[in-house]
């Protein structure tokens, strides 16, 4: 220098064009004499960043950072 993969909730990871979701953690309430554990609800999100395509972009194209592999 070349080439593959990867950035989405505080974490670990889903979602491949039509308003973004699990788990676990938080949080309020139930339950209980208390605590664990179960249960109900709710809070948190500029989907790395510029740009193109499109009625619409997280999601497809490009380039741009940045972790991780690989080849020299």
């Nucleotide at each position: 220098g070349c080439c593959c993969g990867g950035g989405u909730a505080g974490c670990u990871c889903a979602g491949a064009g039509g308003u973004a979701g699990a788990g676990c953690g938080c949080g309020u309430c139930c339950u209980u004499g208390g605590u664990a554990a179960g249960g109900a609800c709710g809070a948190g999100g500029u989907c790395a960043c510029c740009g193109g395509u499109u009625c619409a972009a997280u999601u497809c194209c490009g380039g741009u950072u940045u972790c991780g592999g690989g080849c020299u």

A computed fold for a 72-nucleotide RNA from a Pseudobdellovibrionaceae bacterium, annotated as transfer RNA. It matches the Rfam family "tRNA". Rfam describes the family as follows. Transfer RNA (tRNA) molecules are approximately 80 nucleotides in length. The coordinates come from a structure-prediction model, not an experiment, and the mean pLDDT is 81. Lineage of the source: Bacteria > Pseudomonadati > Bdellovibrionia > Bdellovibrionales > Pseudobdellovibrionaceae.